[in-house]
RNA sequence: CAUAAUCUUCGAGGCAGGGUGAGAUUCCCGACCGGCAGUCAUAGUCUGCAACCCGCAAAGCGGCUGAUGCGGUGAGAUUCCGCAACCGACGGUAAAGUCCGGAUGAAAGGAGAAAAAA
Numbered sequence: 001c002a003u004a005a006u007c008u009u010c011g012a013g014g015c016a017g018g019g020u021g022a023g024a025u026u027c028c029c030g031a032c033c034g035g036c037a038g039u040c041a042u043a044g045u046c047u048g049c050a051a052c053c054c055g056c057a058a059a060g061c062g063g064c065u066g067a068u069g070c071g072g073u074g075a076g077a078u079u080c081c082g083c084a085a086c087c088g089a090c091g092g093u094a095a096a097g098u099c100c101g102g103a104u105g106a107a108a109g110g111a112g113a114a115a116a117a118a
Base pairs, nucleotide, nucleotide: 006113007112008111009110010109017029018028019027031098032097033088034087035049036048037047038046044086045085053063054062055061056060068084069083070082071081072080090101091100092099
């Protein structure tokens, strides 16, 4: 000095108001939300990853895995600005991206501590 191995910690948000109904934050009108890393320039919709789900006895590995266009600025933007769209695991329950539950969980990953070798 900080790159191996180690430890600690952090690590997801959201139905206001109204309609129908015996009953719905689930239906209807409408409202609201956006994990992590990357990128000539800031991303729910680009690229990749995690979560969820499935398979394998299991560690772990493998599989599956949603959605955007147009215009503007610019050297450069599907990322900014304008307009108009679209998407969202499983179980429960009047049919749920938003309620309850697995979950005081796990993970991508972020930060920090201490630190060998070279």
FMN riboswitch aptamer (RFN element), 118 nucleotides, folded computationally. Of the family's consensus pairs, 97% are formed in the model. The coordinates come from a structure-prediction model, not an experiment, and the mean pLDDT is 82. Rfam family: FMN riboswitch aptamer (RFN element). From the family's description: The RFN element is a highly conserved domain that is found frequently in the 5'-untranslated regions of prokaryotic mRNAs that encode for flavin mononucleotide (FMN) biosynthesis and transport proteins.